[in-house]
Molecule: RNase P RNA; transfer RNA
Organism: Binatia bacterium (SeqCode)
RNA sequence: GGAGGGAGUCGGGCGGUCGAUCGGGUUGGCUUCGGCUGAUCCGGUAGGAAAGUCCGGACUCCAAAGGGUAGGGACGGCCGCUAACGGCGGCUCCAGGUGACUGGGGGAAAGUGCCACAGAAAACGAGACGUCCGGUCGGUUCGUUCGAUCGGUCACGGUGAAAAGGUGAGGUAAGAGCUCACCGGCCGCGCGCGAGAGCCGCGGCGCUCGGCAAACCCCGUCCGGUGCAAGGCGAAACUGGGAGGAGGGCGACCCGCCCAUAUCUCCCGGGUACUGCCGCAACGAGCGUGUGAGCAAUCAUGCGCCCAGAUGAAUGACCGUCGCCCGGUGGCUCUGCCAUCGGGGACAGAAUCCGGCUUACAGACUCCCUCCGACA
RNA sequence: GGCGACGUGGUGAAGUGGUUCAACACGGAGGUCUGCAAAACCUCUAUUCACCGGUUCGAAUCCGGUCGUCGCCUCCA
Numbered sequence: 001g002g003a004g005g006g007a008g009u010c011g012g013g014c015g016g017u018c019g020a021u022c023g024g025g026u027u028g029g030c031u032u033c034g035g036c037u038g039a040u041c042c043g044g045u046a047g048g049a050a051a052g053u054c055c056g057g058a059c060u061c062c063a064a065a066g067g068g069u070a071g072g073g074a075c076g077g078c079c080g081c082u083a084a085c086g087g088c089g090g091c092u093c094c095a096g097g098u099g100a101c102u103g104g105g106g107g108a109a110a111g112u113g114c115c116a117c118a119g120a121a122a123a124c125g126a127g128a129c130g131u132c133c134g135g136u137c138g139g140u141u142c143g144u145u146c147g148a149u150c151g152g153u154c155a156c157g158g159u160g161a162a163a164a165g166g167u168g169a170g171g172u173a174a175g176a177g178c179u180c181a182c183c184g185g186c187c188g189c190g191c192g193c194g195a196g197a198g199c200c201g202c203g204g205c206g207c208u209c210g211g212c213a214a215a216c217c218c219c220g221u222c223c224g225g226u227g228c229a230a231g232g233c234g235a236a237a238c239u240g241g242g243a244g245g246a247g248g249g250c251g252a253c254c255c256g257c258c259c260a261u262a263u264c265u266c267c268c269g270g271g272u273a274c275u276g277c278c279g280c281a282a283c284g285a286g287c288g289u290g291u292g293a294g295c296a297a298u299c300a301u302g303c304g305c306c307c308a309g310a311u312g313a314a315u316g317a318c319c320g321u322c323g324c325c326c327g328g329u330g331g332c333u334c335u336g337c338c339a340u341c342g343g344g345g346a347c348a349g350a351a352u353c354c355g356g357c358u359u360a361c362a363g364a365c366u367c368c369c370u371c372c373g374a375c376a
Numbered sequence: 377g378g379c380g381a382c383g384u385g386g387u388g389a390a391g392u393g394g395u396u397c398a399a400c401a402c403g404g405a406g407g408u409c410u411g412c413a414a415a416a417c418c419u420c421u422a423u424u425c426a427c428c429g430g431u432u433c434g435a436a437u438c439c440g441g442u443c444g445u446c447g448c449c450u451c452c453a
Stems, first nucleotide, its partner, number of pairs: 001372010012322007020045011047347001051358002054356005059227001061225002066255004072223005077091005092105005106218002111216002113212003129157002132152008165183006184207001185205006192199002231278003240268005247259003270452002286305008324344009377449007386402003403421006426442005
C1' cells in the first nucleotide's frame, strides 16, 4: 500500500423569531370552594431502533395460584450469568474459510413411517443389467469369437441425492476385510487430564449400524390463564324481558382451599358520554462516573444525578452561522489546500413499564485482528 | 393499544399430512358452426402459489423473518 474479519460510538453544533405540551413560581377573573380559565417568568420534552409484537418478566384480576395427572407449547453439547428467557458469555465437538473468523449441536443400535423418477437392486448384513470370471452345450473362418445355460463376484461400467467403510499393497479364475498397513468406526480399560461437555493414551473386534425427527415420536428441562380496552374509584341516565343452575368460585380432571342459602351465568333489549379520575411517569431489575472480583457475560461498592408523559394524542416550523458530504468554476507551494457558487443530510417517531431478539437505516468516526506485496 | 386468523390465474375457490400435469367454475383471447349473431364445441390463458431466507435429494405444503388484508376486545346496569 492492497484485500478482508470482528467489536463499538455518534446519528449534526450554536444563536434568533414564532409556536405545541407538561411541571413549578407570581398574579387577574369566575366559582356550587372541588376546581375552571387568562397573563407573565423559569425549567423539562423521542429512539438506536421508540418499529415488528417474536420471546421473557414486572404489574393486574381470575381463589391465598399450592400439589398431582392428562393434553398442548417451547427449548436441547457442557459450564456459568440473569428477576426471567428461546437471551448473553466462556469452553468443547463438527462443517466452511489460506487466515482473522463464521455457521451449526439430545436420540435414527426404543418403536412406527417415508425415500418419487431413474436403476438389476433403496434398507430383517440387500442386490448380477453389462463384451467381469469359470464350467457345460451348440455354431465357427480353429487365431479366437458368438449364442444359450448353470454358477462365482461387487473390482469396473452404468443409474441415482444416496449403492451397505476409504486409500494402497498382497491375494485370486475373477474378486471380496479374504489378509496386511494407515485413516475411520464400535466396545472396554486407565486411581490419566479437566468442574463438565470432552481430550489423551492403551488394548480388543475385520467392522455390525444409510438419510430424514423444521415426519410421528422417545428422553430431559421449563410453562396455570388473562393482558393497562388488565383492573380500581366516581358521575349521569335507563332502571325491563327470557333461559339455565342447589351448590358456586373453576377456565381440562383430581386433591386441597375459600364462600354459601342468595345470588350467579348466558342471551335479547335499554341507558350514559367530544368516556371523568387513579393505574401513569421523579426512587426504578434507573442513568453517569470511579474502584474492586471475574478470561468474559455479570456482580459488589463509593460519589453524583432525577431524565417525555400526551389521548382531536405535544416533543415542531422558519432564518442566520459553523461543521460534514457531493458537483461546477478560479487560484496555488497540486496524492492536496484555499476562495466562491449550487445541492444534499437516512431509517423512522413514545402510548403501562422494563430485559432481550429480529428487521430498517444517508453517512461520519474509533479500536483490535488476519492474509498478500514492497522496503529496511 | 392488545389478541387472533388468513394470503393459490382477472374473479371465486380445490389441492395439500413432502417428490407426479397446480384441479374446477365464471371471465378474457382465438377458432369451428352461421347470411350475421346467440347458444354449443375446440384450443390458449399460473416461467416465481404475497415476498426473502432455511430444513430436505425434493417445498404451494414444514420452520423462521418481512409485507399486506380481515376479525374480536372499552363504560353503566